[in-house]
RNA sequence: GCGUAUCUUCAGGGCAGGGUGAAAAUCCCUACCGGCGGUAAUAUGCAGGAAAUGCAUUAGCCCGCGAGCGAAAGCAGACAUGGUGAGAUUCCGUGGCCGACAGUACAGUCUGGAUGAAAGAAGAAUUGG
Numbered sequence: 001g002c003g004u005a006u007c008u009u010c011a012g013g014g015c016a017g018g019g020u021g022a023a024a025a026u027c028c029c030u031a032c033c034g035g036c037g038g039u040a041a042u043a044u045g046c047a048g049g050a051a052a053u054g055c056a057u058u059a060g061c062c063c064g065c066g067a068g069c070g071a072a073a074g075c076a077g078a079c080a081u082g083g084u085g086a087g088a089u090u091c092c093g094u095g096g097c098c099g100a101c102a103g104u105a106c107a108g109u110c111u112g113g114a115u116g117a118a119a120g121a122a123g124a125a126u127u128g129g
Base pairs, nucleotide, nucleotide: 002128003127006124007123008122009121010120017029018028019027031109032108033099034098035065036064037063038062043057044056045055046054047053060097061096068075069074079095080094081093082092083091101112102111103110
C1' cells in the first nucleotide's frame, strides 16, 4: 500500500427590496442558493535554486450517485454562444436555464415527514497474503 469482516464520527445552502390582492417568503419585478463521486489544457496554492515536473483544490445544467415516488418493473431537472488552444460542454467572457414529496393563494428559498435516511468522507481496532 491492497483485501476481508466490524465499529465510531461527520455528511446542504438560499426571499433582502418592491407590486397586486381580503389573503402570497407561493403570483409578478427583482434578490439569493448550489449535496456526493468522476473527469481538468486554465487558474490558485504548495514542493523544487530555477526550469522540467509532482501534489492538492477547482463543473448546479459533461458522466454517474443520493434524498423522493411506486407493490414491483420502474420513474425522477437544466446550456447555448464568443475567445484562447493541437486539444475544453470543466478555463476566460456574455447571455440563459434548472431545482422531490405533503401543506398553504400556485414554494429551489417557509412549514412538515426529518432529533430521520443517505451518496459519500474521515477515523479506530481486527485479520490475511

A computed fold for a 129-nucleotide RNA from Ruminiclostridium hungatei, annotated as FMN riboswitch aptamer (RFN element).
Of the family's consensus pairs, 100% are formed in the model.